[in-house]
Source information
Predicted 3D model of a 473-nucleotide part of an RNA (small-subunit ribosomal RNA, 3' major domain) from an uncultured Bacillota bacterium.
Context: one part of a larger RNA
RNA sequence: UGACGGGGGCCCGCACAAGCAGUGGAGUAUGUGGUUUAAUUCGAAGCAACGCGAAGAACCUUACCAGGGCUUGACAUCCCGCGCAUAGCCAAGAGAUUGGUAAAAUCCUACGGGACGCGGAGACAGGUGGUGCAUGGUUGUCGUCAGCUCGUGUCGUGAGAUGUUGGGUUAAGUCCCGCAACGAGCGCAACCCCUGUCGUUAGUUGCCAUCAUUUAGUUGGGCACUCUAGCGAGACUGCCGGUGACAAAUCGGAGGAAGGUGGGGACGACGUCAAAUCAUCAUGCCCCUUAUGUCCUGGGCUACACACGUACUACAAUGGCCAGUACAGAGGGAAGCGAAGGAGCAAUUCGGAGCGAAGCCCCAAAACUGGUCCCAGUUCGGAUUGUGGGCUGAAACCCGCCCACAUGAAGUCGGAAUUGCUAGUAAUGGCAGGUCAGCAUACUGCGGUGAAUGCGUUCCCGGGUCUUGUACA
Numbered sequence: 001u002g003a004c005g006g007g008g009g010c011c012c013g014c015a016c017a018a019g020c021a022g023u024g025g026a027g028u029a030u031g032u033g034g035u036u037u038a039a040u041u042c043g044a045a046g047c048a049a050c051g052c053g054a055a056g057a058a059c060c061u062u063a064c065c066a067g068g069g070c071u072u073g074a075c076a077u078c079c080c081g082c083g084c085a086u087a088g089c090c091a092a093g094a095g096a097u098u099g100g101u102a103a104a105a106u107c108c109u110a111c112g113g114g115a116c117g118c119g120g121a122g123a124c125a126g127g128u129g130g131u132g133c134a135u136g137g138u139u140g141u142c143g144u145c146a147g148c149u150c151g152u153g154u155c156g157u158g159a160g161a162u163g164u165u166g167g168g169u170u171a172a173g174u175c176c177c178g179c180a181a182c183g184a185g186c187g188c189a190a191c192c193c194c195u196g197u198c199g200u201u202a203g204u205u206g207c208c209a210u211c212a213u214u215u216a217g218u219u220g221g222g223c224a225c226u227c228u229a230g231c232g233a234g235a236c237u238g239c240c241g242g243u244g245a246c247a248a249a250u251c252g253g254a255g256g257a258a259g260g261u262g263g264g265g266a267c268g269a270c271g272u273c274a275a276a277u278c279a280u281c282a283u284g285c286c287c288c289u290u291a292u293g294u295c296c297u298g299g300g301c302u303a304c305a306c307a308c309g310u311a312c313u314a315c316a317a318u319g320g321c322c323a324g325u326a327c328a329g330a331g332g333g334a335a336g337c338g339a340a341g342g343a344g345c346a347a348u349u350c351g352g353a354g355c356g357a358a359g360c361c362c363c364a365a366a367a368c369u370g371g372u373c374c375c376a377g378u379u380c381g382g383a384u385u386g387u388g389g390g391c392u393g394a395a396a397c398c399c400g401c402c403c404a405c406a407u408g409a410a411g412u413c414g415g416a417a418u419u420g421c422u423a424g425u426a427a428u429g430g431c432a433g434g435u436c437a438g439c440a441u442a443c444u445g446c447g448g449u450g451a452a453u454g455c456g457u458u459c460c461c462g463g464g465u466c467u468u469g470u471a472c473a
Stems, first nucleotide, its partner, number of pairs: 001473002003470003007467007015457002019421005026313008034304002042053002064299007073124001077123002079120005086103001088101005106115003126288002129286003135282002137277003140273001142271001147186006153162003166177003192265004197233007206223003211220002236259001239253005315414001319373006331362003336355002341350003380411001385406007427449002430446004
């Protein structure tokens, strides 16, 4: 100087407390461990691994296994030779591939050749093989915590100290005052984006107050309003009062759409964990080279006594079922979205208008309202299983999703323990998107309805700061 203390002081955080909803019990989905297996590819491991890499494993993907093949190779450059390349058909084969057949006679050219393909020789290719404890890059984490440092000066023999401590204050090393310090840098804040109010510009594909018109903003008309998206205004403790040290600031008030960082996002200091990643990529070294490379078929990654994590659905009446019907936002669409209309109980199908989309479509929002059920393993719950269908796709057996009929399991609110959340939040109800041929209870977004509680800091956890002890570094 740090680190540590079941030392002390001060302070903060959904850390506790006060509340609300959960998890832990059930069924299922999914990930992991374990076990099994020819293989169940690999990685991730307290917080910070476990709906994680994977924004989507039937083949492919695919790295794994079995079998069948190839050996200058699936891919690249160089050399030599040939001229075709290419595609069709037949046969063998699981296919990779092999044999045959008949066509056709490529493109550019500076006429040297080149492109392209085949054959050959070797230099080499190739490796999702090892090492993240050789590395770059990227990322997680403490933590959006308020810290981490430097120059000069001064003090100390020196390691170092000072500044950065102290008194206040703040979300903040934020600011003020003081002070052997004076300044500065990286962080904080601000500058950026979204959102909340207004003005202005613009008025179609958007809108409709007035005037006509219609089934309908449909049409004429209009651009007021809504909206869209550019530009601006607006909030700064600016004003008033109290407190304060005449300060910084804080408490209350006014005006205001908004008040003290308005709300949300992006943004992550010096560093820590030899943290993660050699399987995104790049890369040193080591290893393989008729195989640890590469092609193909089939299988596996989907196994199942069990254990754990994360979710979904429930156990019902604030509900189930039936009927009716109102109101979003944000997205996506051309090998696409697919309307009207018809068929079907339905999944879906026929159809094909319109739309590269403020125009057309996806698009039905659902929680809502009325009736019924009358507390039961039920008209709760939907697992499981049978049969019949639909869709995608060469192909749904292993191993997809959906529909109908039948079946109707556990489950009556969950032990010890434990998680999230302070407001348009929790909870609850739906919608969209990416991935994607098909496959979503996951993920990322969107808007609807919309709470309770917060005395407070004694205690648990984590953190900051000052100080103290130390046989630790």